[in-house]
RNA sequence: GCCCGGUUAGUUAAACGGUAUAAUAGAUCACUCGUAAUGAUCAGUUGGCAGUUCGAUUCUGCCACCGGGCA
Numbered sequence: 001g002c003c004c005g006g007u008u009a010g011u012u013a014a015a016c017g018g019u020a021u022a023a024u025a026g027a028u029c030a031c032u033c034g035u036a037a038u039g040a041u042c043a044g045u046u047g048g049c050a051g052u053u054c055g056a057u058u059c060u061g062c063c064a065c066c067g068g069g070c071a
Base pairs, nucleotide, nucleotide: 001070002069003068004067005066006065007064010024011023012022013021018054026042027041028040029039030038047063048062049061050060051059
């Protein structure tokens, strides 16, 4: 340099172009003599910039970063 894959919540991962979800972590409450466990509730996320579309995590382009391959 070229090719392929990846980037979503603090972390690990889902998600036919149509309300972004789960587990865990966090907060509050209940339970307990107290703690843990358990239960309930809450908050928190699409790498960046454009394009297509009524509508983009999803499709397209460029850039950034990570991993792999070729030379």

Transfer RNA from Paenibacillus sp. HJGM_3, 71 nucleotides, folded computationally. Its Rfam family is "tRNA". It is annotated as a transfer RNA. About the family: Transfer RNA (tRNA) molecules are approximately 80 nucleotides in length.